[in-house]
This is a predicted structure of a 349-nucleotide part of an RNA (small-subunit ribosomal RNA, central domain) from Wolffia australiana.
NCBI's taxonomy places the organism under Eukaryota, Viridiplantae, Embryophyta, Tracheophyta, Wolffia.
The coordinates come from a structure-prediction model, not an experiment, and the mean pLDDT is 86.
It matches the Rfam family "Bacterial small subunit ribosomal RNA".
The full RNA is in RNAcentral, with records from SILVA.
Context: one part of a larger RNA
RNA sequence: GUGGGUGUAAAGCAUGUAUAGGUGGCUUUUCAAGUCCGUCGUCAAAUGCAUAAGCUCAACCUUGGACACGCAGUAGAAACUACUAAGCUGAAGUAUGGUGGGGGAGAGGGAAUUUCCGGUGGAGUGGUGAAAUCCGUAGAGAUCGAAAAGAACACCAAUGGUGAAUGCCCUCUACAAGGCCAACACUAACACUGAGAGACGAAAGGUAGGCGAGCGAAUGAGAUUAGAUACUCUAGUAGCCUCAGCCGCAAAUGAUAGAUACUAGGUUUUGUGUGUAUCUAUCUAUGCAAUGCUAUAGCUAACGCAUUAAGUAUCCGGCUCAGGGAGUAUGUUCACAAGAGCCAAACUC
Numbered sequence: 001g002u003g004g005g006u007g008u009a010a011a012g013c014a015u016g017u018a019u020a021g022g023u024g025g026c027u028u029u030u031c032a033a034g035u036c037c038g039u040c041g042u043c044a045a046a047u048g049c050a051u052a053a054g055c056u057c058a059a060c061c062u063u064g065g066a067c068a069c070g071c072a073g074u075a076g077a078a079a080c081u082a083c084u085a086a087g088c089u090g091a092a093g094u095a096u097g098g099u100g101g102g103g104g105a106g107a108g109g110g111a112a113u114u115u116c117c118g119g120u121g122g123a124g125u126g127g128u129g130a131a132a133u134c135c136g137u138a139g140a141g142a143u144c145g146a147a148a149a150g151a152a153c154a155c156c157a158a159u160g161g162u163g164a165a166u167g168c169c170c171u172c173u174a175c176a177a178g179g180c181c182a183a184c185a186c187u188a189a190c191a192c193u194g195a196g197a198g199a200c201g202a203a204a205g206g207u208a209g210g211c212g213a214g215c216g217a218a219u220g221a222g223a224u225u226a227g228a229u230a231c232u233c234u235a236g237u238a239g240c241c242u243c244a245g246c247c248g249c250a251a252a253u254g255a256u257a258g259a260u261a262c263u264a265g266g267u268u269u270u271g272u273g274u275g276u277a278u279c280u281a282u283c284u285a286u287g288c289a290a291u292g293c294u295a296u297a298g299c300u301a302a303c304g305c306a307u308u309a310a311g312u313a314u315c316c317g318g319c320u321c322a323g324g325g326a327g328u329a330u331g332u333u334c335a336c337a338a339g340a341g342c343c344a345a346a347c348u349c
Stems, first nucleotide, its partner, number of pairs: 003321004007303002015199001017197001021193003025088004033081002035077002038074002041071002049065001052062001054060001092187003096182004103175001105173004109153001113149003117145004124135001161168002205246001207244001209242002214240002219235002222232001258315005265294003269290007277282001298305002323348002331342004
């Protein structure tokens, strides 16, 4: 490479936007590039195939014949693809009502914690398996009042909502963005995927400035222990917070790329509609979208999946090819660095 695969055996890019490319609804028309059909030319010889002949046969040799892929010319066909022209409304889009921890910005709030100040009070407090280090008669801990600071937002809370993913929850305000449902009207295939590219991307980490209540790598001390560079305790720096800019990796998981269509049911929840009864609630039936559980056919090595498919099909892109060596070396790009991206071979078995 082929072929087969890609939830768990090797293998789904962390995620979306989008360029090239690939692929693409329905109806009519043009054209003949692809496609189909006929014909002509060419496709050296040798070899190979089949015919006949010659060496006694055979190998061998000679003769004349046929054939293929391909390419080019030429006469046609017009279903399909492409092209031309004109239409259609279902895909896809475009202004209002509802829905939501979606986003960045601004403003406000209470509980708790710690510190500080003042009052009361007077011996312990704290911590553990048990202790000790630590704090306290220079008045701690407890309790009451006043003040300051920083970080996080109990209950509601959910199998719930939302976002492309990472993620997002105290309250209010304005701003701009997206999904779904509803009702109409409009555009008319404007679509799907997407190599490179650029964007976003938890935590930790790095640079510069700020902040620093609590927690707390490192570190000190107390214990435990044979030892204890640990578990436990008491302190505690970086960090966690904020602003600017960097890093670009995670078991970044649904271990399952995206899009479209089809294929039994039952049941829960969320959003938004419709109908009957009643009319505040509600009941019952039902549409669309989302989110779960259960289960038939089918699939699967099994586990299991099962209208949110791992079923049946199509399109496009990523990845895989025994284990180790190794996601390493060298090289190169990026980064302040830490490192990240691309990525072998010898050898071994």